Model confidence (mean pLDDT): 77 of 100. Bacterial RNase P class A from an Actinomycetota bacterium, 362 nucleotides, folded computationally. It is recorded under the gene name rnpB. NCBI's taxonomy places the organism under Bacteria, Bacillati, Actinomycetota. The model forms 93% of the base pairs in the Rfam consensus. Rfam family: Bacterial RNase P class A. By type it is a ribozyme. RNAcentral holds the sequence, with entries from ENA.
[in-house]
Order: sequence, then C1' cells, then structure tokens
RNA sequence: GGAGCCGGCCGGGCGGCCGCGGGCGGAAGCUCGAGGAAAGUCCGGACUCCGAGGGCAGGGUGCUGGGUAACACCCAGGCGGGGGCGACCUCGCGGACAGCGCAACAGAGAGCAGACCGCCCCGAAAGGGGCAAGGGUGAAACGGUGAGGUAAGAGCUCACCAGCGGCGCGGGCGACCGCGCCGGCUAGGCAAGCCCCACCCGGAGCAAGGCCAAGCAGGGAGCGUUCGAGGACGGCCCGUCCGAGUUCCCGGGUAGGCCGCACGAGGGCCGCGAGGUCCCGCAGUGCCGAGAGGGCGCCGAGAGAGAUGGCCGCCGGCCGCGCAAGCGGCUACAGAAUCCGGCUUACAGGCCGGCUCCUCUU
Repeated sequence: GGAGCCGGCCGGGCGGCCGCGGGCGGAAGCUCGAGGAAAGUCCGGACUCCGAGGGCAGGGUGCUGGGUAACACCCAGGCGGGGGCGACCUCGCGGACAGCGCAACAGAGAGCAGACCGCCCCGAAAGGGGCAAGGGUGAAACGGUGAGGUAAGAGCUCACCAGCGGCGCGGGCGACCGCGCCGGCUAGGCAAGCCCCACCCGGAGCAAGGCCAAGCAGGGAGCGUUCGAGGACGGCCCGUCCGAGUUCCCGGGUAGGCCGCACGAGGGCCGCGAGGUCCCGCAGUGCCGAGAGGGCGCCGAGAGAGAUGGCCGCCGGCCGCGCAAGCGGCUACAGAAUCCGGCUUACAGGCCGGCUCCUCUU
C1' cells in the first nucleotide's frame, strides 16, 4: 500500500418564520414532546382480573458449565458436519438394547437378508451343486489393506487399521479428552411417525382493572290536582298567566370524568468480575467477558387508538460534471400508546477498536 474478518457506536448541526399536542398561567407567554429499531407481535416477565385443592389431557424446552425476575435470551466451553490460505463463518446436538412402526423408485436381495451378470466343480449337453472376491441397482447392500488358505471363495485364519462394547489409569466442576488392556469379529438409519426420560407451563389481557357519576327508566317518602305543588313574567314583595304533576332520598349503572400512567428487574461512566485466550507446558501483561453488588453523575411524550411537523438560509456528509472557482443531485429505514428483558427483520451514509492474508521499503 492492497484485500478482508470480528465487535461496538453514530445516524445530521445551527439560526429564522409559521404550525400541532401535553403541563403551568387570567392573558402575554414559558416549558416539554419518538427510535435504534418505537416495526414484526416471535419468546420471557412485571401488573390486573377470574379460578377451592389435586390430577389427567395438552403445550414447550432438550450437549456442558455459568448468568438472569424469567426465557426459545446472553457469556464461555465440548463433540460432529461443511466453507475459507487465514482472521473467521455456518449447520447440528437427550434416548434407536423400553416398545410399536417406517424406508418410495431402482434392484436378484432393504433389516436379516440376498444371487442378476460373474467365479469354481461335476456333466457331451440340458442341468445339478458350491461361492460372495469383482461388476451392476440404490440415500443406504453388513468393515478396509495385506498375507495365509481354497476347486473357486469367504473374519475361514492371522497382522495392522477403522468401528462397537466392557474395564482400568490420568486430566477437566462438567460436556468431554488422552493412554492402555480385553472381547466377539461388525452390531445400520429415521424420534420433524408414535413413544420414553428430565425439567418448565392455570386462563384472559391496559379495550386488563379500579373510583366518581348527569339524563332516561325503576323503587321509597313528602307535598299537590275546587283548599293550586311547581313554573314563567327582572333579584324580592304584590299582581297576572300557565298549570298536573312535582321535590327529596335509594341501589345498580349508561354517557362523561378521574386513576391505572411514567423513577424503573431504568440507563451511563469508573472500579470489581466466574471464566476464556489460536503447536505444547508454566508465569506475567494485554485483550475478551454474561453479570451481582459498590462509588459518582443522568432521566421531564403519554393521549381522543388522533400531536411530535413544514418552509427558508448557512454549515456538514456522499455521488456526478468541471483544470479550478463552482454547479447539480441525494441525505436512509421508519415512527410510541401499560411497562420491561430479549430475538428477528428494515436501514442513505459515516466513525472507533481488535485481528488475518498478500506485496513493498528500512
């Protein structure tokens, strides 16, 4: 210098004018007003109401250790498969000796077996018998290489290797890893078919739910309808007119209002930190690191399913044209509605840290 890998973060700034919603205020006005995903509503909770208790059914999770309020989340590790020279990326993970079940097509034969071509022996031939090394089919054909052996062959026998089962020793909290010995010579796959094992899960959701409570209807009591309750005419008296209902109380509760509802498992920095760190071992430093608790700062929407915006100027950033001055274009994804922890998805452009490979120079 070039090409990459991983992690974290930002995601326009300033000014002017005009608006919108909440709060305060008599008014003028002051003040506050979206996000890293507010999204998808996929997991887990807080909270609220309902349910006497227990079980079945049903659902979920599934390598190990740790974290958490909890999780299908996070951190670290193990084993196996795949990709990359590498940094690294990616997929999978309880049990197939508890039992039942399944395997299309092809193929001679598919779960404990099997003989189409082929090889060998007998036979003149037809045919009979033996074999499973080679070919062929398939996703899968019952170990591999070599030697012995044989009519030809075969774990038939032997050596080594792979694999299975058992035992022992060592390391690790553990998943697991390393080494050694023995056995019989080969045991297959699918649990996203049922099932078994371990652990977890009651249901509905802020339109949850709670409080206050017009009008109308209902119930009760009082006063009234020739002795006139009550109302209107200017606040009172008189007067005039209308006039059969009217006043108060009660319970439930509609409209409506208020609460729930914004300081919380909150978030930032510092220090702490189980544990990990790329041939092996030890030590140190550095780095990564979920997270409990400690210290010091920080926080201002909250509805009516309804606001959180627009224009202009300057400065940024990127792209194109131009020798240059400059000109033109673009500046994302999206948008709260009870709250919180995650996951996933979308995103113009940019910044920071760590690491890998190649090339060049000293």